A computed fold for a 477-nucleotide part of an RNA from an uncultured bacterium, annotated as small-subunit ribosomal RNA, 3' major domain. The full RNA is in RNAcentral, with records from ENA, Greengenes and SILVA.
Context: one part of a larger RNA
RNA sequence: UGACGGGGACCCGCACAAGCGGUGGAGCAUGUGGUUUAAUUCGAAGCAACGCGAAGAACCUUACCAGGCCUUGACAUCUCCUUGCCAUCUCCGUAAUGGGAGAGUUCCUACGAGGACGGGGAAGACAGGUGGUGCAUGGUUGUCGUCAGCUCGUGUCGUGAGAUGUUGGGUUAAGUCCCGCAACGAGCGCAACCCUUAUCUUUAGUAACCAGCGGGCAAGCCGGGGACUCUAGAGAGACUGCCAGGGACAACCUGGAGGAAGGUGGGGAUGACGUCAAAUCAUCAUGCCCCUUAUGGCCUGGGCUACACACGUGCUACAAUGGCGUAAACAAAGGGAAGCGACACUGUGAGGUGAAGCAAAACUCAAAAAUAGCGUCCCAGUUCGGAUUGUAGUCUGCAACCCGACUACAUGAAGUUGGAAUCGCUAGUAAUCGCGGAUCAGCAUGCCGCGGUGAAUACGUUCCCGGGUCUUGUACA
Numbered sequence: 001u002g003a004c005g006g007g008g009a010c011c012c013g014c015a016c017a018a019g020c021g022g023u024g025g026a027g028c029a030u031g032u033g034g035u036u037u038a039a040u041u042c043g044a045a046g047c048a049a050c051g052c053g054a055a056g057a058a059c060c061u062u063a064c065c066a067g068g069c070c071u072u073g074a075c076a077u078c079u080c081c082u083u084g085c086c087a088u089c090u091c092c093g094u095a096a097u098g099g100g101a102g103a104g105u106u107c108c109u110a111c112g113a114g115g116a117c118g119g120g121g122a123a124g125a126c127a128g129g130u131g132g133u134g135c136a137u138g139g140u141u142g143u144c145g146u147c148a149g150c151u152c153g154u155g156u157c158g159u160g161a162g163a164u165g166u167u168g169g170g171u172u173a174a175g176u177c178c179c180g181c182a183a184c185g186a187g188c189g190c191a192a193c194c195c196u197u198a199u200c201u202u203u204a205g206u207a208a209c210c211a212g213c214g215g216g217c218a219a220g221c222c223g224g225g226g227a228c229u230c231u232a233g234a235g236a237g238a239c240u241g242c243c244a245g246g247g248a249c250a251a252c253c254u255g256g257a258g259g260a261a262g263g264u265g266g267g268g269a270u271g272a273c274g275u276c277a278a279a280u281c282a283u284c285a286u287g288c289c290c291c292u293u294a295u296g297g298c299c300u301g302g303g304c305u306a307c308a309c310a311c312g313u314g315c316u317a318c319a320a321u322g323g324c325g326u327a328a329a330c331a332a333a334g335g336g337a338a339g340c341g342a343c344a345c346u347g348u349g350a351g352g353u354g355a356a357g358c359a360a361a362a363c364u365c366a367a368a369a370a371u372a373g374c375g376u377c378c379c380a381g382u383u384c385g386g387a388u389u390g391u392a393g394u395c396u397g398c399a400a401c402c403c404g405a406c407u408a409c410a411u412g413a414a415g416u417u418g419g420a421a422u423c424g425c426u427a428g429u430a431a432u433c434g435c436g437g438a439u440c441a442g443c444a445u446g447c448c449g450c451g452g453u454g455a456a457u458a459c460g461u462u463c464c465c466g467g468g469u470c471u472u473g474u475a476c477a
Base pairs, nucleotide, nucleotide: 001477002476003474004473005472007471008470009469010468011467012466013465015461016460019425020424021423022422023421026316027315028314029313030312031311032310033309034307035306042053043052064302065301066300067299068298069297070296073126077125078124079122080121081120082119083118084117088103089102090101091100092099106116107115108114128291129290131289132288133287137285138284139280140279141278142276144274149188150187151186152185153184154183155164156163157162168179169178170177194268195267196266197265199236200235201234202233203232204231205230209225210224213223214222215221239262242256243255244254245253246252318418322377323376324375325374326373328371334365335364336363339358340357343354344353345352346351384415389410390409391408392407393406394405395404431453432452433451434450435449436448437447
């Protein structure tokens, strides 16, 4: 100087407390451990691994296993020989690839060798490796933590390591600011600058809008309008600016006015010096080591989907604040051409057939659902719950047996609110309700977004956990 303390003081955080809803019990989905297996590919391991890499394993993917095949190789460059092909198509054969046979017959040129391009062959240089090492590395990422810290120059002090500044009194979300001070300044962080959202003005007015006027059975449908909504450009607006009180006449704090918004308005992007030999050699790159008729390459089938069990994360429930039926409303944000597909007909349905429009403020996906009205059920393992199973189907796709999603009918399991323990959340939040997108042929209870309805509680900082500052002890570095 640090680190540590079941030392001290001060401060903060959904850390506790106060509340609301969960997990832990059930069924299922999904990940992991274990076990099994020919293989169940590999990685991730307290927080910070476990709906994680994987934004989507039937084949492919695929790295694993079994079997069948190839050996200059699926891919790149170079040398030599040969050929005029190649591409494409047909046939034989195979589980398939591999293998065999045939059709097909480029260009330039001084017409000769040659050259370009492609195929075949030979030999090697080499290719190839998701083989090892993340404890050899780059790059990227997680975490402490959006915590308020981490440093430097000069000066001063100390023999020195170092100290000072950065400590102190206040204050702040903040090393934020004020005051003081052997310090004076500065840098990386904080804040601001950026995006979005909340209010208004203005410009513009189609594919969006419709107050007033006219037409029209009706529909912003038409004429028209430029008000309103909205769209998207430019501006305004919030700064403790104003008032009062407190404070040291400071910084600042408390209250008030005005205001759409008030003291950082809400949200996002943004992550200092560093820590964990943290993660990743399987995104990629890369040193070294290893394989080279195989640890490389191709193909078929299987596996990654197994199942006495254990754990994590979720979904659906156990019901009446509910289930079912009926009929009526109100979103936002997105996607669409090998696509979205209205509408009509058809099927109980998943869907099918025909097909308008739309590269979309135009057409379409698209029905929002919770909700409100009316009716029914009457507390039951039920008109709750839907697992499991049977049968019949639909769709995608060479192909749904292993191993897809969905539909109809039938079946109708556990479950009556969950032990010890444990998690999230402070406001348009929790809870609850649907909608969209990426991936994607098909496959979503996951992930990423969007809006609808919309709470309760916070006395406080004694305690648990984590963090910051000062101080103290130390047999630690």